[in-house]
Molecule: RNase P RNA; transfer RNA
Organism: Armatimonadota bacterium
């Protein structure tokens, strides 16, 4: 130099002019004033997934249901991240993996095939035993019969381990050696797994089929929930129970059913004549609080490979509500992409011109 | 903010693991009937199964992502 693998920054600059929004201070002016300051993003998306906050029993227990799935650790928490393991990819550097369980049952595999999961014999092999020719016998021969075989042909995605060698009528884990596998033991390793030895134990596939097995999981959401004013029609229908004690009186008290409080059941709590329930009809303005200092951010130091955790300093600047964060002109270049907060964080995933920088691998080539 | 549901031929839908080049009506297209349309009858053409990917031996179907489009429910007395 070239080809590349990761990772992390920015997201057009600089000058002016006019607006929007929120804080702050200012006042003969109270306002469309004035002056200072702040004012979108890496994804604010997508709503995929964890929390936080909030009512609702303090969030109880059991089944169903979802839901994650190698392992070990971070963490408020995860389906995130980190490091390791095992396979698969690349020369490498690096990267991809829904990566428990098929030896717990049950199902399913079209079509071809002879057979498709407690194996079968189309075409073939053998000639053991039988039976017939031929032969003196040894043997030989067969569209034969009993039988045996699963090496080889063929079908198929898939065919009951593979390759040699021994063997054997002819094969065949039938026996051997290597390999694969699966179990047992041992040794290291928190572990996932590694490695040795041993034992012919060979058991196909499918769990992004039912399903088992570990762990996890109340619900509902900022329209959550709280206060403050005000408008309609504080309308109208259903639902108004049973028991016992009381009492002048449904007077007041226990207990029950019914319904409600949660999405599904069951149980367990609360509440049940109440400004409750449904259900028809109405409305559907406005204020303030949640709601902007937080698992917040820089930077150093210590722990730890690493996620991360921990002291210290230091700084903090969107909060609107039909929704502010903008339009113009000039100048320069590399010509500007995807996108627009709405209760708040920690992921993921997708979209996205283009520039910058840092470590690494691999090829050339000088030294 | 929660939930659901839909994507298949020009248009309405079916098919929800397996005879395959994916099928109906309806539209188009050619032929036949008829003097001529129309109806009928016979034939044909027409599909990235909205798009990526995986899972399987095998995907329109099962799973994961992503696009579009449709419904629903809340709020106060």
């Nucleotide at each position: 130099g070239g080809a590349g693998u990761u990772g992390a920054u920015u997201a057009g600059a600089u000058g002016g002019u006019u607006g929007c929004u929120c804080c702050g201070a200012u006042c003969u002016u109270u306002g469309c004033a004035u002056c200072g300051g702040g004012g979108a993003g890496g994804a604010a998306a997508g709503u995929c997934c964890g929390g936080a906050c909030u009512c609702c029993a303090c969030a109880g227990g059991g089944c169903a249901g979802c839901g994650u799935g190698c392992u070990c650790g971070c963490u408020a928490a995860c389906a995130g991240c980190g490091a390791g393991g095992c396979g698969g990819g690349g020369u490498a550097a690096c990267u991809c993996g829904a990566c428990g369980g098929a030896a717990a049952g049950u199902g399913c595999a079209a079509c071809a095939g002879a057979a498709a999961a407690c194996a079968a014999a189309c075409c073939g092999c053998c000639u053991a035993u039988c039976g017939u020719g031929c032969u003196u016998a040894u043997g030989u021969a067969c569209u034969g019969a009993u039988g045996g075989c699963a090496a080889g042909g063929g079908u198929g995605a898939a065919a009951a381990g593979g390759u040699g060698c021994g063997g054997u009528a002819a094969g065949a884990g039938c026996g051997c050696a290597c390999c694969g596998g699966c179990g047992a033991u041992a040794u290291g390793g928190u572990g996932a797994c590694a490695u040795a030895u041993c034992g012919g134990c060979c058991u196909g596939g499918u769990a992004a089929a039912c399903c088992c097995c570990a762990c996890g999981u109340g619900g509902a959401g900022c329209a959550a929930g709280g206060a403050a004013c005000g408008a309609u029609a504080g309308g109208g229908a259903u639902g108004c129970c049973c028991c016992c004690g009381u009492u002048c009186a449904g007077u007041c008290g226990g207990g029950g059913a019914u319904c409600g409080g949660u999405g599904g059941c069951c149980c367990g709590c609360c509440g049940u004549a109440g400004a409750c329930a449904u259900c028809c009809g109405g409305g559907u303005g406005u204020u303030c609080c949640g709601c902007a200092g937080g698992a917040g951010g820089u930077g150093a130091g210590c722990a730890g490979c690493a996620a991360u955790g921990u002291u210290c300093a230091c700084c903090c600047a969107a909060g609107a509500u039909a929704g502010a964060u903008a339009a113009c002109c000039a100048u320069c270049c590399a010509c500007g992409a995807c996108a627009g907060a709405a209760u708040c964080c920690g992921g993921c995933u997708u979209a996205u011109c283009g520039a910058u920088c840092g470590a690494c691998u691999c090829c050339g080539a000088a030294a | 903010g929660g939930g659901g549901c839909u994507g298949u031929a020009g248009c309405u839908c079916a098919g929800c693991g397996g005879u395959u080049g994916a099928g109906a009506g309806u539209g188009c297209c050619a032929g036949c009937c008829u003097g001529u349309c129309a109806a009928g009858c016979u034939g044909g053409a027409a599909g990235u199964c909205g798009c990526g990917g995986g899972u399987u031996c095998a995907a329109a179907u099962c799973c994961c992502g992503u696009c579009a489009g449709c419904c629903c429910c809340g709020c106060c007395a």